[in-house]
Description: A computed fold for a 347-nucleotide part of an RNA from an uncultured bacterium, annotated as small-subunit ribosomal RNA, central domain. The full RNA is in RNAcentral, with records from ENA and SILVA.
Context: one part of a larger RNA
RNA sequence: CUGGGCGUAAAGCGAGCGUAGGCGGUACUAUAAGUCGCUUCUUAAAGCGUUCCGCUCAACGGGAUUGUUCGGAGCGAUACUAUAGUGCUAGAGUUGUCGAGGGGUAGCUAGAACUCUCGGUGUAGGGGUGAAAUCCGAUGAUAUCGAGAGGAAUACCAAGGGAGAAGUCAGGCUACUGGAGACAUACUGACGCUGAGGUUCGACAGCGUGGGGAGCGAAAGGGAUUAGAGACCCCUGUAGUCCACGCCGUAAACGAUGAAUGCUAGCUUUUCCUGCAUAAGCGGGAGAGGCGUAAGCUAACGCGUUAAGCAUUCCGCCUGGGGAGUACGGUCGCAAGACUAAAACUC
Numbered sequence: 001c002u003g004g005g006c007g008u009a010a011a012g013c014g015a016g017c018g019u020a021g022g023c024g025g026u027a028c029u030a031u032a033a034g035u036c037g038c039u040u041c042u043u044a045a046a047g048c049g050u051u052c053c054g055c056u057c058a059a060c061g062g063g064a065u066u067g068u069u070c071g072g073a074g075c076g077a078u079a080c081u082a083u084a085g086u087g088c089u090a091g092a093g094u095u096g097u098c099g100a101g102g103g104g105u106a107g108c109u110a111g112a113a114c115u116c117u118c119g120g121u122g123u124a125g126g127g128g129u130g131a132a133a134u135c136c137g138a139u140g141a142u143a144u145c146g147a148g149a150g151g152a153a154u155a156c157c158a159a160g161g162g163a164g165a166a167g168u169c170a171g172g173c174u175a176c177u178g179g180a181g182a183c184a185u186a187c188u189g190a191c192g193c194u195g196a197g198g199u200u201c202g203a204c205a206g207c208g209u210g211g212g213g214a215g216c217g218a219a220a221g222g223g224a225u226u227a228g229a230g231a232c233c234c235c236u237g238u239a240g241u242c243c244a245c246g247c248c249g250u251a252a253a254c255g256a257u258g259a260a261u262g263c264u265a266g267c268u269u270u271u272c273c274u275g276c277a278u279a280a281g282c283g284g285g286a287g288a289g290g291c292g293u294a295a296g297c298u299a300a301c302g303c304g305u306u307a308a309g310c311a312u313u314c315c316g317c318c319u320g321g322g323g324a325g326u327a328c329g330g331u332c333g334c335a336a337g338a339c340u341a342a343a344a345c346u347c
Stems, first nucleotide, its partner, number of pairs: 004318003007301002012315001014201004021194003025088007033081002035077007047068002049065006091191001092188003095184004103177007110154001114150008125136002162169002206247006215241002220236004258314006266291011296303002320347003329340004
C1' cells in the first nucleotide's frame, strides 16, 4: 500500500491568481522507456512452499525437490501509458453583434430627516419612564414659521430579485474600467484541470499620521432600580463610527458543504438572452429559489441535475476528552497580536 474519513460526530485553507509537481480530448505513424511473454545467467546457507524420514506425537531435527524477492542479457508483443511526428474539433481560447446588472475606481450633484446658529410668533412648561429623577426652560425652552451652516445615511422602487472569487456592493448623473451571458458561426488547434511553496485581495474592531465630527455612542460622570447594581432603564458623553494615506489579517470569513469535468425522473416560481408566435404561450441557453422522490446516498436529520447520488483528477485537512490552539523556538507586526505548534500530567 492492499483498506478509513471531512454538512451537523475530529476534519474543506476566508477567497482568488499562479510556480514546481500530479493528471489530461480525438485519429494515424514511428520508437519500444514503462508494461507483457519466452529463453538464459545469477539469485551462499538458513527460512518459506511441497514431499519423505527420525525422535512414542508435536515442537525440533535430517534428506530431496522444484518454486520463492530483486537484478542482468537476448529474442519477441504493441492494447494501454510514455516519447517524437503529422492531423482533427467536441475541451479551452480569439472574433463580430446584442442585451442585463447595488461589479470596481474617481468626480459632480439631489431631496427628506437630524443637530446647531440667527430672526419672527408665542408662554410655562418641556423631556424622560413601569413610575420617577438627574437634565433643559422667564438670560424665554418645548411648539410653530422663515433664513443659514454642517456631517452622515440614501424611504418608496425592493423581490426566497441582481452583481462579484470571497470579503462585500443600493439616491441621481458623468468619465474610466473588470467579469459573466446569449446569438452567429469566421479563426487558433489541447493552448486544458488542479495547485505544495509563493503572491494578491480580505467584514467588524484595533493601530499610525493628518483632516472631519450631525446623529449614534465603548470608556467615563450623573439619575434610577436593587440587599448590592461595577448591569439591564434614563440624562450627558470621549475614543470610535466618516475621509486620505499606511498597517493589522482575524470572524458562526457559513451552504458549518475545496476546485474542475462528465453522467443520473420530474413538477413549480423567478432574473437575463434568444428562436417561433399579433398576444397568450411553446422551445433553446445561462443563473437564482421552492417541492419532491424516480433512482441513489446517509447513523439519523436530511441531500437529491445548485447532490451530501454515480465516477475521474488535483489540493487542503482529521485520528479520544482535558492540558491547548497554550508553552518554547521561529517568522511577521508600531502595538494589540497573528501564523506555525508540542510535552509532562490527567480522565